[in-house]
RNA sequence: AAUUCAUCAAGAGUGGUGUGAGGGAAUGGCCCUUAGAACGCCCGGCAACCUGUCCAAUGGAUAAGGUGCCAAUGCCAAAUCGAUGCGGCUCCGUAAUCGGAGCAAUAAUUU
Numbered sequence: 001a002a003u004u005c006a007u008c009a010a011g012a013g014u015g016g017u018g019u020g021a022g023g024g025a026a027u028g029g030c031c032c033u034u035a036g037a038a039c040g041c042c043c044g045g046c047a048a049c050c051u052g053u054c055c056a057a058u059g060g061a062u063a064a065g066g067u068g069c070c071a072a073u074g075c076c077a078a079a080u081c082g083a084u085g086c087g088g089c090u091c092c093g094u095a096a097u098c099g100g101a102g103c104a105a106u107a108a109u110u111u
Stems, first nucleotide, its partner, number of pairs: 001111002004108001006106002013043001015042004022032003027077003044070003049066003052062004074103001080100005085094004
């Protein structure tokens, strides 16, 4: 970097320190940010994907280890398909609602 697969509206710090301008994936918004972004280190925490351990064992528990995470629904919308609604009318339109898919992210596997 790519493949496969599961999850994807929950949860958790305005912590300390170094540094010094960006960040929330991308498009458009809207937010966060020199009262310090992103990133590094330390401390704290959330969670339970993998390993381990325990049990009454198709599972449950634990939280020692490996990740990951700790603003806003994955911040919202669009992008794609369908249904309903609405408006023209025999098929179109619709930044209205809903449900999928896709994309992103994370774990594990394989190359």